[in-house]
RNA sequence: AGGGCAGAUAAUCGCGGCUGCAAGUGUCGAAAGACCGCAGGUGAGGAAAGUCCGGGCUUCACAGGGCAGGAUGCCGGUUAACGGCCGGUGGAGGCAACUCUAAGGACAGUGCAACAGAAAUAUACCGCUAUUUUUGUAACCAAAUUUUCUUUGAAAAUUUGGUUACAAUAUAGUAAGGGUGGAAGGGCAGCUUAAGAGACUACCGCCUGCCUGGCAACAGGCAGGGCACAUGUAAACCCCAUUCGAAGCAAGACCGAACAGAAGCGUUGACGCGGCCCGCCAGCUUCAGGUUGGUCGCAUGAUCUGACUGGCAACAGUCAGGCUAGAUAGAUGAUUAUCCACGACAUAACCCGGCUUACCGCCCUGCUU
RNA sequence: GAGGCAUAGCUCAGCUGGUAGAGCAUCCGCCUCACACGCGGGGGGUCACAGGUUCGAGUCCUGCUGUCUCC
Numbered sequence: 001a002g003g004g005c006a007g008a009u010a011a012u013c014g015c016g017g018c019u020g021c022a023a024g025u026g027u028c029g030a031a032a033g034a035c036c037g038c039a040g041g042u043g044a045g046g047a048a049a050g051u052c053c054g055g056g057c058u059u060c061a062c063a064g065g066g067c068a069g070g071a072u073g074c075c076g077g078u079u080a081a082c083g084g085c086c087g088g089u090g091g092a093g094g095c096a097a098c099u100c101u102a103a104g105g106a107c108a109g110u111g112c113a114a115c116a117g118a119a120a121u122a123u124a125c126c127g128c129u130a131u132u133u134u135u136g137u138a139a140c141c142a143a144a145u146u147u148u149c150u151u152u153g154a155a156a157a158u159u160u161g162g163u164u165a166c167a168a169u170a171u172a173g174u175a176a177g178g179g180u181g182g183a184a185g186g187g188c189a190g191c192u193u194a195a196g197a198g199a200c201u202a203c204c205g206c207c208u209g210c211c212u213g214g215c216a217a218c219a220g221g222c223a224g225g226g227c228a229c230a231u232g233u234a235a236a237c238c239c240c241a242u243u244c245g246a247a248g249c250a251a252g253a254c255c256g257a258a259c260a261g262a263a264g265c266g267u268u269g270a271c272g273c274g275g276c277c278c279g280c281c282a283g284c285u286u287c288a289g290g291u292u293g294g295u296c297g298c299a300u301g302a303u304c305u306g307a308c309u310g311g312c313a314a315c316a317g318u319c320a321g322g323c324u325a326g327a328u329a330g331a332u333g334a335u336u337a338u339c340c341a342c343g344a345c346a347u348a349a350c351c352c353g354g355c356u357u358a359c360c361g362c363c364c365u366g367c368u369u
Numbered sequence: 370g371a372g373g374c375a376u377a378g379c380u381c382a383g384c385u386g387g388u389a390g391a392g393c394a395u396c397c398g399c400c401u402c403a404c405a406c407g408c409g410g411g412g413g414g415u416c417a418c419a420g421g422u423u424c425g426a427g428u429c430c431u432g433c434u435g436u437c438u439c440c
Base pairs, nucleotide, nucleotide: 001365002364003363004362005361007339008338009337010336011335012334013333015043016042018040019039020038021037024036026035027034028033045345049356050355052354053353054352055351056350057248058247059246060245069244070243071242072241073240074088075087076086077085078084089103090101091100092099093098104239105238109237110236111233112232113231125178126177127174128173129172130171132170134168135167136166137165138164139163140162141161142160143159144158145157146156147155148154149153186204187203189201190200205227206225207224208223209222210221211220212219213218252296253295254294255293261287262286263285264284265283272280273279303322304321305320306319307318308317309316310315340343370439371438372437373436374435375434378393379392380391381390387424395411396410397409398408399407418432419431420430421429
C1' cells in the first nucleotide's frame, strides 16, 4: 500500500416472511380481505448510518429557442449516470516505497487588501546624488581699517569679497540599500552612470512563434521579445465551457364501507316477507366521488458465485450455476453446553452505483528503509 | 423524506471577510436608617466541533455533533 473476516458449533424456547399438507355450516370484518393447525426451509451490514452526489421507478409538466438559477471545472478513459472510479500530466511532501492535490480565466470588467508602512497598484520617509537656492561653521587667498614694537618692516585683531570642505534647508533625480507588510513594480552577477535603473549584457524566470514526441493535458528543443495595462484574491461578484424540468414509495396504481350528495321509482303500496294471492311494512334502486380500511408497488436485479477472454486499470463480454429479509406499530432475542482471539461500530423500510463518517481486534499478499 | 438553527449565565444582533456587541442577569461604588427603584463603573466569549480556501474566517467551502420544525 492492497485485500479478507466481524465469535464458532449444537440444543430448547420465542418472533417475521415463504413453501407444502390439512381444514371447518370455523373466527374477525359492512365489504375487500385477513387469521387459526402440522411439517420443512429461511431471516440485516460493511457500513444497513449521514442523506452528501448520481441513476432506476412513479406522477405532473413539456413544439422550438432564450433569460434567470444551481452544479461541475488539467487530459484521456470507464459507466445507466455521477461531483464517483481508473490511468496519465502539472504541482506539493517524503531518503525511499509511496501519499496528497475544488488544478479553467486576474490584459473582459467590477470590488476588496484591516493594522503597520512614505507608498497597496500607486509612492518618495530614511538613504544615495547634483555645474541648483539660501544660511551657518572652519581653512586658505585678496583688499581695507585699527592696535603693538626703535626702524626698513613684522605680528595680531576686525570688516568686506572669493574658493574649498562640512552641516542644515529648499528644489530636482533615483528605486540599488534600510525599514513596514502576507504581498513593494522579475531574480542574480556585471557594465554604465552624478547616483541609479532591463537603460544595456550573460544565465535563470516570463511572454510570443515554430519544430519534435504524445489522442490530449503536457514535455523537450530552437528563435525572438527586453519585461509591458506583469501584486494577491474568482471556496468575492463575474467571464468561458459543459450540464441540469419539478417532486418524491406518505411517489403512485387498483378495490372499496358508514354518513352526507345526485338521479330514478315509491303510501294509487315500490323493495322485502322462499314461486303466486291476501295481508304487513316506508323506504328502495342506480350513479359519481375515493375518506376509514385493504391489496399491489415490494424483491429475477445496471443481481450474486465460479471459470475464461479483452484491457496497465476502472470496466466490459461469454459460459455454467444460484435465488439470498420484505415488515406496516414494524421481526434477529433469550437460556444451556463446549471452545477461543472473550467479541468493536452498529439494526433493512422502494431499489441500485458511489462518497463521507463510526469501528475491539485478527488474518493474507506485495513493496520501502 | 424535506428544511432550519447553534455567538456571554439567559434572549438575541453581527452587511459585501479586517481587533465580537446590545438588553436582562452578576460584581463594585453612590443614593437610603435599611431594602427596592434609580445613577455611575467593571468583569465575563474554545463564536458547537474538525479540516480547508485566504495575508487574515463568527462570516466562505467540506465534513461531523446536537437540537428544532414540517410532510
This is a predicted complex of two RNAs, RNase P RNA and transfer RNA, with 440 nucleotides together. It holds a member of the Rfam family "Bacterial RNase P class A". Gene Ontology terms of the family: tRNA processing, ribonuclease P activity and dimeric ribonuclease P complex.